[in-house]
RNA sequence: GAAGUCGGGGAGACAGUCGCGUGUCUCCCGAACCCGUGUUCAGGAGGUGCGAGGAAAGUCCGGGCUCCACAGGGCAGGGUGCUGGUUAACGGCCAGGGGGAGUGAUCCCACGGAAAGUGCCACAGAAAAUAUACCGCCCGCGCUUCGGCGCUGGUAAGGGUGAAAUGGUGAGGUAAGAGCUCACCGCGUCUCCGGUGACGGGGAUGGCAGGGUAAACCCCACCUGGAGCAAGACCAAAUAGGGGAGGAUGAGGCGGCCCGCCUCGCCAGGACUCCCGGGUAGGUCGCUAGAGGCCGCCGGUAACGGCGGUCCCAGAUACAUGACUGUCGCGGUCGCCGGUUUCCGGUACCGCAACAGGACCCGGCUUACAACCGACUUCUCAC
Repeated sequence: GAAGUCGGGGAGACAGUCGCGUGUCUCCCGAACCCGUGUUCAGGAGGUGCGAGGAAAGUCCGGGCUCCACAGGGCAGGGUGCUGGUUAACGGCCAGGGGGAGUGAUCCCACGGAAAGUGCCACAGAAAAUAUACCGCCCGCGCUUCGGCGCUGGUAAGGGUGAAAUGGUGAGGUAAGAGCUCACCGCGUCUCCGGUGACGGGGAUGGCAGGGUAAACCCCACCUGGAGCAAGACCAAAUAGGGGAGGAUGAGGCGGCCCGCCUCGCCAGGACUCCCGGGUAGGUCGCUAGAGGCCGCCGGUAACGGCGGUCCCAGAUACAUGACUGUCGCGGUCGCCGGUUUCCGGUACCGCAACAGGACCCGGCUUACAACCGACUUCUCAC
């Protein structure tokens, strides 16, 4: 100087005044209930605690929780896909294996199976699977203007086309060639060693034959009910206790189908289902004490786990957190002054910035982001 990885942080801190939302306590006041000094609800005043994010975004995954519902089995459908660990769980995270990129630190992978089957590989090319000979090379025969040409046969090493041409490189051999032979590599089979495992290493043997593609259908292994806080529970109020159809071999429930199970009903003034029409859309709960945060110790390579201590950090719905002042801090103007002048100090003025704002909660992933701060590692150059 260039690069790689990890962490922090979110351009303000403190104090005061006024204003906003909420938890809790006290007091005032009103209503209802109760029948004796209580309970509930609404309003007001005062004290006090708290009041947005690292992504609150996306709604891409996983759950907690609620209901269907007393709650099974299977098929279909969907999801994941190297191995091990971690977790409530995951498609997450950690560690490793294999492949690939990079000099390297590191980074990326939609990473089971092509010998169960089916499909596809455009164009070009002779030929892309029931494989093949365009140019070429070689032997033989014939012709010849001596440059070559034609035919039978052999060939796939050389060239061409292509993303890919039927194992690769080298040597020998051959009329010319070819695993034809040999060595090494690759591939198949068997076996030994190491490892929890994915796999890695060694040995023996076989000349072995079309490849690719499963983010194509498919096969295999594992997982998987559905709907979702607009879930759901309670209270109050209002309307037209409206009209029609089906209905006993009945109706309903479990997202689809099957089995199974359960509930209601059965001669009807019936359970239930469907269609038309009307009313209400108000209030309370759910709603924040958690798979919780922080600190320390122990175990573990790590993710993470265990133990101990400590803390309570929004709960709106008409949807809240703002304004002003002071001090300090940071940045800019390079305005002014001074100095040891690519910089430092003082002063004046201006500003306090990016991405962006909860709505049941939590663990992840992905995307966006301004000024910065720290640690470790790699390569190159100079001393």
Predicted 3D model of a 383-nucleotide RNA (Bacterial RNase P class A) from a bacterium.
Its mean pLDDT, the model's own confidence on a scale to 100, is 76.
Of the family's consensus pairs, 97% are formed in the model.
RNAcentral holds the sequence, with entries from ENA.
Its Rfam family is "Bacterial RNase P class A". By type it is a ribozyme.